[in-house]
Model confidence (mean pLDDT): 75 of 100. Predicted 3D model of a 147-nucleotide RNA (c-di-AMP riboswitch aptamer (ydaO/yuaA leader)) from a soil metagenome. It matches the Rfam family "c-di-AMP riboswitch aptamer (ydaO/yuaA leader)". Rfam describes the family as follows. This family represents a conserved RNA structure found upstream of the ydaO and yuaA genes in Bacillus subtilis and related genes in other bacteria.
RNA sequence: GGCCGAAGCCCCGUCUGGUAGGCGGGGCGCGGGGGAACCGGAGGCCCAACUGGCCAGGGGCGAAUCGUUCCGGCGGCGUUGCCGUCCGGACCUAGCGCGACUCUUUCAGCGCGAGCCCGACAGCUAACCCCGCAGGCCCGAAGAAAG
Numbered sequence: 001g002g003c004c005g006a007a008g009c010c011c012c013g014u015c016u017g018g019u020a021g022g023c024g025g026g027g028c029g030c031g032g033g034g035g036a037a038c039c040g041g042a043g044g045c046c047c048a049a050c051u052g053g054c055c056a057g058g059g060g061c062g063a064a065u066c067g068u069u070c071c072g073g074c075g076g077c078g079u080u081g082c083c084g085u086c087c088g089g090a091c092c093u094a095g096c097g098c099g100a101c102u103c104u105u106u107c108a109g110c111g112c113g114a115g116c117c118c119g120a121c122a123g124c125u126a127a128c129c130c131c132g133c134a135g136g137c138c139c140g141a142a143g144a145a146a147g
Base pairs, nucleotide, nucleotide: 001138002137003136004135008028009027010026011025012024013023014022015021029133030132031131032130033129034128039123043055044054045053046052057121058118059117060116061115067091068090070089071088072087073086074084075083076082077081095112096111097110098109103147104146105145106144107143
């Protein structure tokens, strides 16, 4: 001086010699959750089929989800091996970000694709109720198209 993100702006008090900043309070703004009617929905797999069989809690914040004939560990079993609702890794991927110099969109290219919470409970949702405003990154380079 910028970037990701809701995570910002202003005012008052206090700490300081003062600034910055911390703490407390208020206003505005921003983000998210819960919650009627109406509307919507009725788990997955197997089976030609069911009045059949087997399996499975669900939800939220967030871009962070679905998978793999892959590797290692662990466990189980009917042990040349097979299986796993388990753990770690790798890869892929829904999705997300960057992609300059006024702004927007798209492409090439690059990166991310985590973590956490509720606790048997939540579709949507007017009124109404509740919570949050953290954290982190950059000294590197800038190609193409349209408005």